[in-house]
RNA sequence: AUGCGGGGCCCGUGCAAUACAGGCCUGUGAACCCCGUCAGGUCCGGAAGGAAGCAGCGGUAAGCGGUCACCUGUAGGUGCCGCGGGGAAACCUGGUUCGG
Numbered sequence: 001a002u003g004c005g006g007g008g009c010c011c012g013u014g015c016a017a018u019a020c021a022g023g024c025c026u027g028u029g030a031a032c033c034c035c036g037u038c039a040g041g042u043c044c045g046g047a048a049g050g051a052a053g054c055a056g057c058g059g060u061a062a063g064c065g066g067u068c069a070c071c072u073g074u075a076g077g078u079g080c081c082g083c084g085g086g087g088a089a090a091c092c093u094g095g096u097u098c099g100g
Base pairs, nucleotide, nucleotide: 001097004094005093006092007091009086010085011084012083013082014081015079016078018075019074020073021072022071023070025066026065027064028063034059035058036057037056042051043050044049
């Protein structure tokens, strides 16, 4: 000098991380208009029994809190990450060949 390849570059895509939201988990949470059990008492009945059902207790809904991790979704000036494609010159790098 030549030509080839790769990187850096661009596009697409995937993954990871980050932030936010939701889910899961958990606490609280209904005088009655949620559920269950219903003391006392009430009602029906001659009786045996039965009915409704307040308080209490238990559970739960909406809501309000908590939460490492896990799951889902969204976002983009995150990532010396992976894959595919692109690429005129220039930058970096590894070789071939030729000449000095």

Bacterial small signal recognition particle RNA from a Clostridiaceae bacterium, 100 nucleotides, folded computationally.
Rfam family: Bacterial small signal recognition particle RNA. It is annotated as a non-coding RNA gene. Its Rfam clan is "SRP clan".
The coordinates come from a structure-prediction model, not an experiment, and the mean pLDDT is 78.